[in-house]
Molecule: Glycine riboswitch aptamer
Organism: Gammaproteobacteria bacterium
RNA sequence: UUGACUCUGGAGAGCGGUUAGCAAAGCUGACCCACCGAAGGGGCUUAAGCUCUCAGGUUCCUGGACAGAGGGGC
Repeated sequence: UUGACUCUGGAGAGCGGUUAGCAAAGCUGACCCACCGAAGGGGCUUAAGCUCUCAGGUUCCUGGACAGAGGGGC
């Protein structure tokens, strides 16, 4: 950089603290504490569902199960 189809809607939880880089705002990385469950994953279970948070996430952006429309395939 390209691909994992496109568009739209899409919840939850600290704009947390320390530190470093950049001139700063802010962004990013590392560490720490507290949280969330709707990428993925683990456990229980006939299933539904419940549960654990490894990963992920906790202003916006981004991600996001799922839903609708379009397109495509069988």